Predicted 3D model of a 75-nucleotide RNA (transfer RNA) from a Candidatus Nanoarchaeia archaeon. Its Rfam family is "tRNA". By type it is a transfer RNA. Lineage of the source: Archaea > Nanobdellati > Nanobdellota > Candidatus Nanoarchaeia.
């Protein structure tokens, strides 16, 4: 060069099949509760505009198209 895959919260996934309406859990951070004090345990809050743009729709994490980073793989 060419084909596929992957990219969501600090971190690891769910959510993509079939577009449905302010994105869920799990560990962890932070308080509070309990304990002499820590762990544990319970409770409760905060963090993501879902990799960048731009398209399609009434609605996009979902589909399309350029890209960007990463593995894969053909020559």
């Nucleotide at each position: 060069g060419g084909g596929c895959c992957u990219a969501u919260a600090g971190c690891a996934u769910a959510g993509u099949u079939u577009g449905g309406a302010u994105a869920a859990u799990g560990c962890g951070a932070c308080a509070g509760c309990c304990u002499c004090c820590u762990a544990a345990g319970c409770u409760g809050u905060a963090g993501a505009u879902c990799g960048u743009g731009a398209g399609u729709u009434c609605a996009a994490g979902u589909c399309u198209c350029a890209c960007u980073a990463g593995g894969c793989u053909c020559g």